Predicted 3D model of RNase P RNA and transfer RNA as a complex of 458 nucleotides.
């Protein structure tokens, strides 16, 4: 200097005039005048919480049913962030004859448990789960059969041994090498691999290892399940006040007539409470008004400090939409980015901003998002 | 605004994690003089994009796309 890929901020600016929404003041009023007015995703509604109700309830064990799952740490909380360990794949470096191992950087992981139990592993192949024998490789019956130099030899197969080589498959119960056997094969043995592992270091996940075993234990748990942890439902169309109008009306359907019976928002169990007829579903009927919650909060902004980080204390300064079918918008004019045309290479003209639009409030994730702008990492060119 | 449901040929509906079937339509041919019926044939789908598995329509995540319930009083 291009190309990729992954992080991260940013996402139109300055100013003038009309509107629109709230809020403050001033004014009898009409109005004036001052300040405020969309996001990083406001989005999906996939997670955590605040706040609100759930008759005035309260304890726990137990069950069900959802959800989470390496480890420390952060946080108001979390399936979310930080920092570690493991593993898996790429690149680069070493070791060895290979398998394979180690060290480096990057990138990824829904990463508890498969020697607690039950499932499943299709076709293909012989075997697919307390493995097996298709082809193959040996022995042997002194079998048949051929050939003999009569010593045997070749052949085919009843019957056995084998797991090396091939072949199936996503997977076949270690790997080189030397011995050893008829033939073979951890059967031996060496070196890797594995498994168990005194003791060591680490808060922990984990790591190192003497040393011991010839090598067993295969894969799924986003299959049931197990084991540890966590959840009580509902959602601002929660919910409170006022005002207006209606017919506290009727159907059905459960349980009662006080040692019962139904509530106390998942059951079942103690205790306490509340009603006396409840309790459910559903038809009917009246309104389409205000007012509250409602925006000051896990808040923003700077600076200092402790931390590897997330984060987290001190001080200081700031107020920054609250509307209700539902404002946040047009126009001009300046200057930057992008594109287009046109050119006498000074320029000149046109065009025109990317996903996208609050609806109780906040921490996450995920998705959309034209452009700039900064930072790692790979790759190639060029030049020293 | 909130809560929920649910997606397979054009339509309706199936399929233990192991070849996606079945009816209906629509097209070709047959049969008929012709058209109906019948009979044979064909096209045609797991909304999409990872992920778990040897192995996804079925499991798990996020998207996308239809539908549905919910206002106050009494």
């Nucleotide at each position: 200097c291009c190309a990729g890929a992954g992080g991260g901020u940013u996402g139109g600016g300055c100013g003038g005039c009309c509107g629109c929404g709230g809020g403050u003041g001033c004014g009898c009023a009409a109005g004036c005048a001052c300040g405020c007015g969309a996001g990083g995703a406001a989005a999906g509604u996939c997670c955590g919480g605040g706040c609100u109700c759930c008759a005035c309830g309260g304890a726990a064990a137990c069950g069900a049913c959802g959800g989470u799952g390496c480890c420390g740490g952060g946080u108001a909380a979390c399936g979310c962030c930080c920092g570690g360990c493991g593993g898996g794949c790429c690149g680069g470096g070493g070791a060895g004859c290979a398998g394979u191992c180690c060290c480096u950087g990057g990138u990824u992981c829904a990463g508890g448990g498969a020697a607690a139990g039950u499932g499943c592993c299709a076709c293909a192949g012989a075997g697919a789960g307390c493995a097996g024998a298709c082809c193959g490789c040996c022995c042997a019956c002194u079998g048949g059969u051929c050939c003999u130099u009569c010593g045997g030899g070749a052949u085919u197969g009843a019957g056995g041994g084998c797991a090396a080589g091939g072949g199936u498959g996503a997977a076949a119960g270690g790997g080189u090498g030397c011995g050893g056997c008829a033939a073979g094969a951890g059967c031996g043995c060496a070196c890797c691999g594995c498994g168990c592992g005194a003791c060591c270091g680490g808060c922990a996940a984990c790591g190192g290892a003497a040393g011991c075993g010839g090598c067993a234990c295969g894969g799924c748990a986003a299959a049931c399940c197990c084991c540890a942890c966590c959840g009580g439902g509902a959602g601002c169309a929660a919910g409170a006040c006022c005002g207006a109008a209606u017919a506290g009306g009727g159907a059905c359907g459960g349980c009662a007539c006080a040692u019962g019976c139904g509530c106390c928002u998942c059951g079942u169990u103690c205790c306490g409470g509340c009603g006396c007829g409840u309790c459910g579903u559903c038809c009917g009927g009246g309104u389409u008004g205000g007012u509250u919650g409602c925006u000051u909060g896990a808040g923003c902004g700077g600076c200092g400090g402790a931390g590897c980080g997330a984060u987290c204390c001190g001080c200081c300064g700031c107020c920054u939409a609250g509307a209700g079918g539902a404002a946040u918008g047009g126009c001009c004019g300046c200057a930057c980015a992008g594109c287009c045309c046109u050119u006498u290479c000074g320029a000149g003209g046109g065009u025109g901003g990317a996903c996208a639009g609050a609806a109780c409030c906040c921490g996450g994730c995920u998705u959309a998002u034209a452009g700039a702008c900064c930072c790692u990492c790979u790759g190639g060119c060029a030049u020293u | 605004u909130g809560c929920c449901c649910u997606g397979u040929c054009g339509u309706c509906u199936a399929a233990u994690g192991g070849u996606a079937a079945g009816a209906c339509c629509a097209c070709g041919g047959a049969c008929u003089c012709u058209g109906a019926c019948u009979c044979c044939g064909u096209u045609a789908a797991u909304u999409g994009u990872g992920g778990u598995u040897c192995g996804a329509a079925u499991c798990c995540a996020c998207a996308c796309g239809g539908g549905g319930c919910a206002u106050c009083c009494a």
It holds a member of the Rfam family "Bacterial RNase P class A". Its family is annotated with ribonuclease P activity, dimeric ribonuclease P complex and tRNA processing in the Gene Ontology. By type it is a ribozyme.